Predicted 3D model of a 349-nucleotide part of an RNA (small-subunit ribosomal RNA, central domain) from a metagenome. RNAcentral holds the full RNA, with entries from SILVA. The coordinates come from a structure-prediction model, not an experiment, and the mean pLDDT is 88.
[in-house]
Context: one part of a larger RNA
RNA sequence: CUGGGCGUAAAGGGCCUGUAGGUGGUCGACUAAGUCGGUUGUGAAAACCAUGGGCUCAACCUGUGGCUGUCAUCCGAGACUAGUCGACUAGAGUUGAGUAGAGGAGAGUGGAAUUUCCGGUGUAGCGGUGAAAUGCGUAGAUAUCGGAAGGAACACCAGUGGCGAAGGCGGCUCUCUGGACUCAAACUGACACUGAGGGGCGAAAGCAUGGGUAGCAAACAGGAUUAGAUACCCUGGUAGUCCAUGCUGUAAACGAUGAGAACUAGCUGUAGGGAAGCAUGACUUCUUUGUAGCGAAGCUAACGCGAUAAGUUCUCCGCCUGGGGAGUACGGCCGCAAGGUUAAAACUC
Numbered sequence: 001c002u003g004g005g006c007g008u009a010a011a012g013g014g015c016c017u018g019u020a021g022g023u024g025g026u027c028g029a030c031u032a033a034g035u036c037g038g039u040u041g042u043g044a045a046a047a048c049c050a051u052g053g054g055c056u057c058a059a060c061c062u063g064u065g066g067c068u069g070u071c072a073u074c075c076g077a078g079a080c081u082a083g084u085c086g087a088c089u090a091g092a093g094u095u096g097a098g099u100a101g102a103g104g105a106g107a108g109u110g111g112a113a114u115u116u117c118c119g120g121u122g123u124a125g126c127g128g129u130g131a132a133a134u135g136c137g138u139a140g141a142u143a144u145c146g147g148a149a150g151g152a153a154c155a156c157c158a159g160u161g162g163c164g165a166a167g168g169c170g171g172c173u174c175u176c177u178g179g180a181c182u183c184a185a186a187c188u189g190a191c192a193c194u195g196a197g198g199g200g201c202g203a204a205a206g207c208a209u210g211g212g213u214a215g216c217a218a219a220c221a222g223g224a225u226u227a228g229a230u231a232c233c234c235u236g237g238u239a240g241u242c243c244a245u246g247c248u249g250u251a252a253a254c255g256a257u258g259a260g261a262a263c264u265a266g267c268u269g270u271a272g273g274g275a276a277g278c279a280u281g282a283c284u285u286c287u288u289u290g291u292a293g294c295g296a297a298g299c300u301a302a303c304g305c306g307a308u309a310a311g312u313u314c315u316c317c318g319c320c321u322g323g324g325g326a327g328u329a330c331g332g333c334c335g336c337a338a339g340g341u342u343a344a345a346a347c348u349c
Stems, first nucleotide, its partner, number of pairs: 004320003007303002012317001014201004021194003025088007033081002035077004040072002042069001048066007091191001092188004096183004103177007110154001115149007125136002162169002206247006215241002220236004258316006266294012278281001298305002322349003331342004
């Protein structure tokens, strides 16, 4: 390489968009590049294969035929692929009317709670734990009532509920804005799928500058525990957590399951639409888009998956090839740094 694979054994890119490329619906006509058939030429000899012959056999030698090609040439075929032209509507898209939604961005606003401050009542404890102590408190704490400030998060509703490509998204209102679904016609007429590079988005932590800081809380300090305790527990507490702008670009970024398409028993729940029926209801049935639970066939090493496939197939991309060394070194690229990305070998079992 061929072959085999990627839920859990090694292996799906974190997710989109899209360039090249690869692949691509139905019908007709033409062309003849691929494809197929034939002609002629060439494809040295040896070797190889088949079949004869010669050394007593064999190896070996030797005759004949064959073979080796993306070959060239000309003649033809026209199904399929391709190209050109024409047509179509089942893929894809557009228009209209609706529906649901924590989809995104900005601005405003609400109540509960924690904390702090001010004032009132009030007095000796509070707090914390397995038990304590550090800590707070007669300079009046804890408790309780009233008021104020400020930051962060939004109880109930809340749901194997919804939305989003993924990351993710949850008080309420307004503005701007993306997508999805449903129905009925009309329109465009293959405009499609995938996608190496490229571009964009991308939790948390981290970084830069400026703000903010209630609670929580790495580091740190103290108290305990312990043989020790650089921990678990307690009292404090700074970065950080929050906002703006920029960077970082990684996660068990998980469904550990790439995207798209077609086909293949059923049953049940739930969310959003649509239709029909009558007994007009908290109704029944059908249908469609999601989201869940079982399950036939089939698949699987088993577990399990099972129309949301891990079944049966097709197209395109990514990735795997024993464990360690190592996702490391070196080099390149990126980054302010932290580091990221690409990615070996010696050696060893």